[in-house]
Context: one part of a larger RNA
RNA sequence: CUGGGCGUAAAGGGCGCGCAGGCGGUUUGGUAAGUCAGAUGUGAAAUUCACCGGCUCAACCGGUCGAACUGCAUCCGAUACUGCCAGACUUGAGAUCAGUAGAGGAGAGUGGAAUUCCCAGUGUAGCGGUGGAAUGCGUAGAUAUUGGGAAGAACACCGGUGGCGAAGGCGGCUCUCUGGACUGAUUCUGACGCUGAGGCGCGAAAGCUAGGGGAGCGAACAGGAUUAGAUACCCUGGUAGUCCUAGCCGUAAACGAUGGGUACUAGGUGUUGGGGGUUUCCAUGCCUCCAGUGCCGAAGCUAACGCAUUAAGUACCCCGCCUGGGGAGUACGACCGCAAGGUUGAAACUC
Numbered sequence: 001c002u003g004g005g006c007g008u009a010a011a012g013g014g015c016g017c018g019c020a021g022g023c024g025g026u027u028u029g030g031u032a033a034g035u036c037a038g039a040u041g042u043g044a045a046a047u048u049c050a051c052c053g054g055c056u057c058a059a060c061c062g063g064u065c066g067a068a069c070u071g072c073a074u075c076c077g078a079u080a081c082u083g084c085c086a087g088a089c090u091u092g093a094g095a096u097c098a099g100u101a102g103a104g105g106a107g108a109g110u111g112g113a114a115u116u117c118c119c120a121g122u123g124u125a126g127c128g129g130u131g132g133a134a135u136g137c138g139u140a141g142a143u144a145u146u147g148g149g150a151a152g153a154a155c156a157c158c159g160g161u162g163g164c165g166a167a168g169g170c171g172g173c174u175c176u177c178u179g180g181a182c183u184g185a186u187u188c189u190g191a192c193g194c195u196g197a198g199g200c201g202c203g204a205a206a207g208c209u210a211g212g213g214g215a216g217c218g219a220a221c222a223g224g225a226u227u228a229g230a231u232a233c234c235c236u237g238g239u240a241g242u243c244c245u246a247g248c249c250g251u252a253a254a255c256g257a258u259g260g261g262u263a264c265u266a267g268g269u270g271u272u273g274g275g276g277g278u279u280u281c282c283a284u285g286c287c288u289c290c291a292g293u294g295c296c297g298a299a300g301c302u303a304a305c306g307c308a309u310u311a312a313g314u315a316c317c318c319c320g321c322c323u324g325g326g327g328a329g330u331a332c333g334a335c336c337g338c339a340a341g342g343u344u345g346a347a348a349c350u351c
Stems, first nucleotide, its partner, number of pairs: 003323004007305002012319001014202004021195003025089007033082002035078002038075005048067002050064005092192001093189003096185005104178007111155001115151008126137002163170002207248006216242002221237004259318006267296012300307002324351003333344004
């Protein structure tokens, strides 16, 4: 090297773009590198195998134009497959045109409800909170209610196993800029493809740096309760933070705990976006094609649970990863980071 695996037992990289590499549609001709066949040379001896022989046997030792040494080189051939060269093709891929849906992204603006605070009016003794209370607020006029004002944050209903996005994620409304997808036409290019070690980019929350902002909520903290205690659960407060701008961090039960691509393999039933046919004056209904998203199920698979055209079925291509538990995602080293820490990642020992 060769094996078996990765939904839940150890194991899919958080996600994408992509250099190298690996793999790659149909067809014609050439070539003959891989591949296959034959021949020649070589493949020391010992060793191995076969046969014969020598030590009383054996191990051991000796002998034999013997075999083998599965290899290498050269020559002559074969041309199905792979490669290479040249040409062609359209079904893969892309482009074009016509449409469609969408919380996809960025920036700017704007709206109403609610909350808190401030001012004023009405009004009077309570309010608040809980299992029950207390801390707390209130006669310096609270709570409640009416009018006015300010601020910040989030967008009820619509809202949906609905939609969009590679993932993280995305939800009031309007405008500007912008990415992708789907359907139809089959007009163009003509394999331009798939995957992707390194690399580069994106990446919830928390956290960090600087400057703003701060309504509500709220780690820490303080107080009140509870309790044997209560560094908690409950209550009253409340700072960082939560928000914005610029930069860092790079993690997660980053989950479908299921990498990406292609092809094939019963059905049934919802739903989203398109197209076609049919019915109808229209609406609608029915049939059907494609793309998504759910449920239930055949074969098959699975240790079982379950999966089942959105596969965990049947196959191929490429990448990542696993190899008993603990020690340990630790130590050391390296790289990254302002730090927190992250990435890579052992061993002794022990069961």

Small-subunit ribosomal RNA, central domain from a metagenome, 351 nucleotides, folded computationally. The coordinates come from a structure-prediction model, not an experiment, and the mean pLDDT is 89. Its Rfam family is "Bacterial small subunit ribosomal RNA".